The RNA shown here (transfer RNA) has 72 nucleotides and comes from a Peptococcaceae bacterium. Its Rfam family is "tRNA". It is annotated as a transfer RNA.

[in-house]
RNA sequence: GCGGAAGUGGCUCAGUGGUAGAGCAUUGGCUUCCCAAGCCGAGGGUCGCGGGUUCGAAUCCCGUCUUCCGCU
Repeated sequence: GCGGAAGUGGCUCAGUGGUAGAGCAUUGGCUUCCCAAGCCGAGGGUCGCGGGUUCGAAUCCCGUCUUCCGCU
């Protein structure tokens, strides 16, 4: 230099055009003499960044950044 993959709550990941979700973690309550476990809730997201297409974009297109893999 060329090609490919990944980037979404604190962490690990889902979501392939129509309200952004799950598990774990955090936190409140119930339960217990206390803790743990269990049960019921709550908070937390510019979907890496900038544009474009569309009535509507995490999703499609272009550019760009970071990480990883391959080729030279």